[in-house]
RNA sequence: UACGUACAAAAGGCAGAGGGAACGGCCCUAUGACGCCCGGCAACCUGUAAGAUUGAAAAAUAUCGCACAAGGUGCUAAUUCCGACGAAGCAACCCUUCGUAAGAUAAGUU
Numbered sequence: 001u002a003c004g005u006a007c008a009a010a011a012g013g014c015a016g017a018g019g020g021a022a023c024g025g026c027c028c029u030a031u032g033a034c035g036c037c038c039g040g041c042a043a044c045c046u047g048u049a050a051g052a053u054u055g056a057a058a059a060a061u062a063u064c065g066c067a068c069a070a071g072g073u074g075c076u077a078a079u080u081c082c083g084a085c086g087a088a089g090c091a092a093c094c095c096u097u098c099g100u101a102a103g104a105u106a107a108g109u110u
Base pairs, nucleotide, nucleotide: 001106002105012037013036014035018028019027020026023083024082025081039076040075041074043073044072045071046069047068048067051064052063053062080102085099086098087097088096089095
């Protein structure tokens, strides 16, 4: 800086206790969670790149780029699982919508 209600096996192997970032909930878990491997996905980078734009010239060291690949990261229960803080809607609560904060990931910089 960008992004996130989409996509993916809650299958298999190893292993064996808590895990879902913290807080409050609510969930998952010896009928084996979380983690690693395998498999898968395609968010960003990358490669190939149909084409398009500007231009005298793209057979210019430019910009954008459908699609494909899966090389680098990442992801692979529940909307970032929900909420909080602010605003609007509502007579008001609940609730709904928008935004903020926090966190995660990618690329870049220090």

Overview:
A computed fold for a 110-nucleotide RNA from Candidatus Adamsella avium, annotated as SAM riboswitch aptamer (S box leader). Model confidence (mean pLDDT): 79 of 100. It was read from a public genome assembly, where an Rfam model found it.